[in-house]
Context: one part of a larger RNA
RNA sequence: GGAUGAACGCUAGCGGCAGGCCUAAUACAUGCAAGUCGAACGAUAUCAUCCAGCUUGCUGGAUGAGAAAGUGGCGCACGGGUGCGUAACGCGUAUGCAACCUACCUUUAUCAGGGGGAUAGCCCGGAGAAAUCCGGAUUAAUACCGCAUAAAAUCACAGGAUGGCAUUAUCCAAUGAUCAAACAUUUAUGGGAUAAAGAUGGGCAUGCGUGUCAUUAGCUAGUUGGCGGGGUAACGGCCCACCAAGGCGACGAUGACUAGGGGAUCUGAGAGGAUGGCCCCCCACACUGGUACUGAGACACGGACCAGACUCCUACGGGAGGCAGCAGUGAGGAAUAUUGGUCAAUGGUCGCAAGACUGAACCAGCCAUGCCGCGUGCAGGAUGACGGUCCUAUGGAUUGUAAACUGCUUUUGUACGGGAAGAAACACUCCUACGUGUAGGGGCUUGACGGUACCGUAAGAAUAAGGAUCGGCUAACUCCGUGCCAGCAGCCGCGGUAAUACGGAGGAUCCAAGCGUUAUCC
Repeated sequence: GGAUGAACGCUAGCGGCAGGCCUAAUACAUGCAAGUCGAACGAUAUCAUCCAGCUUGCUGGAUGAGAAAGUGGCGCACGGGUGCGUAACGCGUAUGCAACCUACCUUUAUCAGGGGGAUAGCCCGGAGAAAUCCGGAUUAAUACCGCAUAAAAUCACAGGAUGGCAUUAUCCAAUGAUCAAACAUUUAUGGGAUAAAGAUGGGCAUGCGUGUCAUUAGCUAGUUGGCGGGGUAACGGCCCACCAAGGCGACGAUGACUAGGGGAUCUGAGAGGAUGGCCCCCCACACUGGUACUGAGACACGGACCAGACUCCUACGGGAGGCAGCAGUGAGGAAUAUUGGUCAAUGGUCGCAAGACUGAACCAGCCAUGCCGCGUGCAGGAUGACGGUCCUAUGGAUUGUAAACUGCUUUUGUACGGGAAGAAACACUCCUACGUGUAGGGGCUUGACGGUACCGUAAGAAUAAGGAUCGGCUAACUCCGUGCCAGCAGCCGCGGUAAUACGGAGGAUCCAAGCGUUAUCC
């Protein structure tokens, strides 16, 4: 000098853009953060209309709309948070899988025949303070279970071909065995099954690179390899039985301490050094430890079970909970914001759609935390006023064109008026084209921000300057006070009676809505 997720002191007019618990991965009141589908299913409170009956305001029936709850499907593995752990194939990079999986999506091929038994809900009964649980009767499905069919697939096995150093490779293929399905509605749409391929996402393996300490020198029995098996989507001591005795290490094993990694960021002429907050990619975690279930995908933040610590409720028998989601609270700390608005846009889930949900997201609020921009006026004005300060003191110097005064302007602020883009789509409707379900075009509709940005008008210099420093380094000097005191100080050093170094004043210098100090990095 530059830099910062900064803090502190003094000060403070506005706007744009960004950033905002670095500490206790500490404990959390309250609200919200993952639902959706009635075009899968049964049933229904309620409402409206109509009809019938009569006790004239009730009952029954039909149609339409339709709440809460339930079965079922898809989603909840995304999105959002944090950096505890991890020195590791975790990350980065380059390869490989002849050792693998992939719901939804796209393409292609083929199919969708015929049956069955339950169960939730509702109803009845019971237990309990509650959470909830038990029994009985009854019912549906795209829920569940058989059967049929099998192009393709898988397996077995003749035969043939291709490639390779090689095998458990690939291709063709007779025969045999095995495996599937579901319908719905507003009737032209949506959905179902199997297989092949694609796309996307993932899994696994390997080379190299990726902290400090040798005042850590030896480490290792599933350890290293083989054979056989189990397991997995898949290879593998991943696991197991048996066999062998190996494997790693001064090119630093093992141990200890520290730490998420990268793209990048800061600095520097570069080489380097330092950092990894915001944004993006990967990893790990979800009160602590462990376990699996479901599923295409989890060993699952707002799922389950067990154990532990903690908190809460209890009728003492028993139960409930997990903000490292968004706000917010306590605590800790030098220190870090609102218990805000909207789904209008972008995106996500579900749905044929309308739409619903979405603290993702978009916005608004707070903070000079940073960067950038603007303003606090401009021109004239000397008998160089008054006041202050200084001096060689009847006078002069300086503050100083500074003020007063005259003219001008109105950014900003104030008041009033106008007032956006962000919206293009979906849906609905009309038209056109052709191959009749797609494409193109027209119309209509939708804005949280927000009466915001922006524009115009009006009056009026009106609404707006501070901070640090002035001995040298280092730009800027005098007076008074103090008298090794009080104090200053980054280093050198100032102060003991003439202090440009302390305190005040006048003046000056440097930055400027900031200026200084502290901390940290180059």
Small-subunit ribosomal RNA, 5' domain from an uncultured bacterium, 522 nucleotides, folded computationally. The coordinates come from a structure-prediction model, not an experiment, and the mean pLDDT is 84. The full RNA is in RNAcentral, with records from ENA and SILVA.